Formats: sequence, C1' cells, structure tokens
RNA sequence: UUUGUGUUUCAGGGGUGGUGAAAUUCCACACUGGUGGUGAUAGCUAACGCUUAGUCCACGACCACUUUUUUAAAAGUGCUGAUUCGGUGAGAUUCCGAAACCAACGGUAAAGUCCGGAUGGAAGAAACAGCGA
Repeated sequence: UUUGUGUUUCAGGGGUGGUGAAAUUCCACACUGGUGGUGAUAGCUAACGCUUAGUCCACGACCACUUUUUUAAAAGUGCUGAUUCGGUGAGAUUCCGAAACCAACGGUAAAGUCCGGAUGGAAGAAACAGCGA
C1' cells in the first nucleotide's frame, strides 16, 4: 500500500397564502434533492490533488410474490419516477444560459413538503482492531 474479516459510530431535505363547513392534499406562488460511479467546464491548491448530475450508469428505501422457518425474520425473484433546447469545445444529457419535468405505501378534502409504519431498515461512509499477501 492492497485485499478479505470483525467491532463501533454515522447515514433525507422541504410551506406560506387564497377559497372552502372541512385542504400544509385543491388553486397561486415558493421550497427540497439519499448512496456509489462518470465528469473536458468551473471553484480551491505551490503542486500532487480535492469538490461539483434529483432527470446519464448503477444501488438503496417502499411495494408484490416465492421459499425457509422460530410467524417474525432471513434469503431469492420481480417492481422501481423524471430533460430538452441553445452556447463553448476535438470531446458535455454533467459546464454556461434558458425553459421543463419527477418524487413509494397507509391516513385525511385528492399530499415530494403534514401525520404514521420509523426510537425501524438501508445503499454506503468513517474510525478502530487483528489476520494474510
């Protein structure tokens, strides 16, 4: 330095107003963006490098089914939203400009923003420990 193992910790954001008997659900305007990868522009650095995508690639969560069994879990399979135009350039769905679009399930006046399952789970991140090469 690399790989595998164990333990611990961490691991999702966002609203006001109007109408109405009733809506944080409708309407108006506003606001938010999990994890890893890629990333020419841009930012930082003396340099090595580091950071940078809600809509690209992959994953997680949710949900359905199957199997096992201790009936609550585990494993597996499936399901799983949304972007264009212009500019620069050798090269950009990532940069710059503009205009769009999307957001599980249950509850309730129809919900990305409220309440609930959830003091849960988890992609993964960090630290530590010991082992092998």

Overview: The RNA shown here (FMN riboswitch aptamer (RFN element)) has 133 nucleotides. It was read from a public genome assembly, where an Rfam model found it. It matches the Rfam family "FMN riboswitch aptamer (RFN element)". Rfam's curators write: The RFN element is a highly conserved domain that is found frequently in the 5'-untranslated regions of prokaryotic mRNAs that encode for flavin mononucleotide (FMN) biosynthesis and transport proteins. Its family is annotated with FMN binding in the Gene Ontology. Model confidence (mean pLDDT): 77 of 100.